[in-house]
Order: sequence, then structure tokens, then C1' cells
RNA sequence: GGAGUCGGCCAGACGAUCGCGGUCGCCGCAAGGCGGCGGAGGAAAGUCCGGGCUCCGCAGGGCAAGAGGCCAGGUAACGCCUGGGCGACGCGAGUCGACGGAAAGUGCAACAGAAAGCAAACCGCCGAUGGCGCUGGAUCCGUUCCGGCGUCAGGCUAGGGUGAAAGGGUGCGGUAAGAGCGCACCGCGUCUGCGGUAACGCAGACGGCACGGCAAACCCCCUCUGGAGCAAGACCAAAUAGGGAGACGCGCCAAGGCGACCUGCGGCCCGCAGGUGUCUCCGGGUAGGUCGCUCGAGGCGUCCGGCGACGGACGUCCCAGAUGAAUGAUCGUCCUCGACAGAACCCGGCUUAUCGGCCGACUCCUUUU
Repeated sequence: GGAGUCGGCCAGACGAUCGCGGUCGCCGCAAGGCGGCGGAGGAAAGUCCGGGCUCCGCAGGGCAAGAGGCCAGGUAACGCCUGGGCGACGCGAGUCGACGGAAAGUGCAACAGAAAGCAAACCGCCGAUGGCGCUGGAUCCGUUCCGGCGUCAGGCUAGGGUGAAAGGGUGCGGUAAGAGCGCACCGCGUCUGCGGUAACGCAGACGGCACGGCAAACCCCCUCUGGAGCAAGACCAAAUAGGGAGACGCGCCAAGGCGACCUGCGGCCCGCAGGUGUCUCCGGGUAGGUCGCUCGAGGCGUCCGGCGACGGACGUCCCAGAUGAAUGAUCGUCCUCGACAGAACCCGGCUUAUCGGCCGACUCCUUUU
């Protein structure tokens, strides 16, 4: 100098004027006025996980359903984070990982291919052994013996070819040709020892290899899970209508009853039941209002413990809280000319979107000394 990896931070700046909603102080009977202070984000987003809070449900246990799944730790909790193991990728810094179980059972494997699960034989190799045919040599010429070639039975699974996958890999030996058939190393399995909290690793012995793959197929094992959400929920509470209680009350009559009208018993009549106007009180709900609402697993700084996530101590700060819902507009100056995007109960994560810039740590290549 170039290329790259990881982590953290910023998100145009300054000034003036006007406006919007919050809060505090002062003034005002009130309406309101004046002044001070603060007024979106790293994702406020998706609403995908986890929790706080609220209401409802709930003896305990089981089944079902759903989710999670290497180990240890962190945390209020998590499917998140940190550290580690194993595997894959990268020269490397590093990155990525649905990463329990396939000797419990059931099942799946298209196409291709000879064969796809108690393997198989298309091309190919061999034809040792046995049969047949041809043939060479030796012979006591009946035959027997030693060969050669072809072929059938048969042997083989190394090589070719198919496939995502073909019953360990490399090499040497071995064989008719081959093959864990034998041996060495590697891999795999079992056991033992050692290291590690553990996942796991290392070493040794034994075993010729059994137990192929798929569980993001059913399934098995382990763990977790009650439901709904701030329009949760709590309080105050008008008009109108309706509910309950009480008092007074319509025509006749002395009490008690009768009568009138309305409604219901599917239409009509009888009958039965209920109701009728005014006032007072009580209770529920609606409109409306108040709370919930923002001081919190809070931010910042220093120190301590820890590899780290994180935890602890001390100090310091208060940092939107609306409810038709504010957070804006205009002007000026400057620059590298400004992305994605707007709170609605709160918090921890994940994911997605994002112009550009800054800082730190580290890796590789090249050059100079």
C1' cells in the first nucleotide's frame, strides 16, 4: 500500500421566528395569559419468542395437543446471550449448524441401474474343479500320463457403467481370477485407563467389520406449556327508557269489594293473571370523565468479581406520555447535501428495512528498512 474478518458508535450541524401537545411556577372568579423545563428510534416496524402487570380459571394426577432438544453457564424468563465440544467451509482472522435416538416397531428411496436391504451379476475377470469338443507330446498302442485352445456348468465382485446412496479406505501379500481371504496403517465397534464439571478428547487392548441412509416420515426418550389481553382492568357518573321499594291516588260504596281502560292466555265470548297517574329513595348499565400511564429487571460514571454473557458496591441523573391522538413549518449560514423510518401499558430478545460516516481489535498478500 492492497484485500478482508469481528466488535462498538453516529444518524446533517448551528441560529432566528411562528405553531402543537405535556409538565412546573406565577397571575386570574373563570376562560385563559406569561415564564421555565423537557417532547420518537436504532430499529419506535413485523407481532415471531420470553417476562412484568391485569382479569378469569385452577385439589392432585393422567391422557391428548403444541413447542424445544450437543454440554456448561448467564438471566425475571426465553426458542435469547456467553463460553466450550463436534461437524462443515475458509490459507487465515473467522463464519455457519432443527447437533437426542436408526441393535423398540412401522415405513420411505422418484429416475437411472443387473441389483436399493435377509443384496445383485449388464459389461467385465477367471474357468482352478467337473463335463464336452478340437489338438500337441510321451507310452507297454487296450489305454494311461503330461499339456494347449475353445465352450458349458461354475467361481468372482476388483475394474467399468447407473445412482443422492452399491455392504469401509490405501498399500502389500495372496489367488485360476478375486475378495478383510491374510497383514500394516487409517476408519469403525467394544472394553479398560487417563484428562475434562460435562459435551467430548487422548492412549492401549481386543474384534475382520457386524450395526448402510432418512426421525425437516410416523414413532421412542427427555424438558416445558391454563386462557385472554391496557378496547386488560379499577373508580366517578348525566339525560332517556326499563328494574326494585315506599307514599299518595281515578268512578261507585261505610269497611271490603265492584267498575272502567290496556296487555297476555294463537281469533271471539266467559274466565283468570298482570298493569294503569304523581313523587321520593335504591341498584345495574350507557354517554362522558378519572386512574391504569410511565421511576424502570432504568440511564451514565468509577471500582470490584468473572475468559465472557453477566453480577455486585458506590456516586450521579430524571429522559415523550397523547386519546381524533402533539413532536411541525418558514427563513438564514455551513458541510461530505443527509437512508430506513413515527411512540400508544412496559421491559428483554430475534427478524426485517437502512444514504453514508467514525473508532477499535485482528487476519492474509505485497513492498521498504
A computed fold for a 369-nucleotide RNA from a Sedimenticolaceae bacterium, annotated as Bacterial RNase P class A.
RNAcentral holds the sequence, with entries from ENA.
The gene name in the source record is rnpB.
Its mean pLDDT, the model's own confidence on a scale to 100, is 75.
Lineage of the source: Bacteria > Pseudomonadati > Pseudomonadota > Chromatiales > Sedimenticolaceae.